[in-house]
Context: one part of a larger RNA
RNA sequence: UGUAGGAAAAUUGAGAGGAUCUGUCCUUAGUACGAGAGGACCGGGAUGGACGUACCUCUGGUGGACCUGUUGUGGCGCCAGCCGCAUUGCAGGGUAGCUAUGUACGGACGGGAUAACCGCUGAAAGCAUCUAAGCGGGAAACCCACCUCAAAACGAGUUUUCCCUGAAGAGUCGUGGUAGACCACCACGUUGAUAGGCCGGGUGUGGAAGUGCGGCAACGCAUGCAGCUUACCGGUACUAAUAACUCGUUCGG
Repeated sequence: UGUAGGAAAAUUGAGAGGAUCUGUCCUUAGUACGAGAGGACCGGGAUGGACGUACCUCUGGUGGACCUGUUGUGGCGCCAGCCGCAUUGCAGGGUAGCUAUGUACGGACGGGAUAACCGCUGAAAGCAUCUAAGCGGGAAACCCACCUCAAAACGAGUUUUCCCUGAAGAGUCGUGGUAGACCACCACGUUGAUAGGCCGGGUGUGGAAGUGCGGCAACGCAUGCAGCUUACCGGUACUAAUAACUCGUUCGG
């Protein structure tokens, strides 16, 4: 831009893509078969490998905005307590998120038409013959079935609802994230929990500062599951989403 009024939703599926793998064990059964040695088809069940998809409850990784320990040095006048720099100074842990080596699931079942092949009936050719007419069976391949996309499928489909005027609706703008390079998408904009703050909880770290006591001191103990706590969960209008503007018309060639 189109889809012959505009709009918001919900859909059909022409077509396209993906997937399609396989081992071992148990049982049937030491059965059929075979002199024995050996040893099944068919059917039922269990458990793996590789691959794929999703996710983060568990196990781990990362986690330079969380907690702790500590070295050197500089600063806050000194002590104490803190801060800067030294690869994040080094080291021990670790929330959310992301993630695999972690967790869950998948290949199926079934149907159709067939290949090689196996058949029935059956002539040409009084016999025979799966074939010439006709009719069956038959594979991980093919078409469905399973998963995803999909009406620019220009053959532009279908259904429901709304609107007839600055209307329905959309956008600009703002707060943001389940989204993201930008755009787009999604949530929200006071009739409000969208983000921040605050409050509560969770999680992590691991016992704060100050004071008291003990010790010559380094330090230890008590107050005290202490203090601090990012991205998590919930609540709360304190702050910011204010106000305003633009597009979109007049019943549809």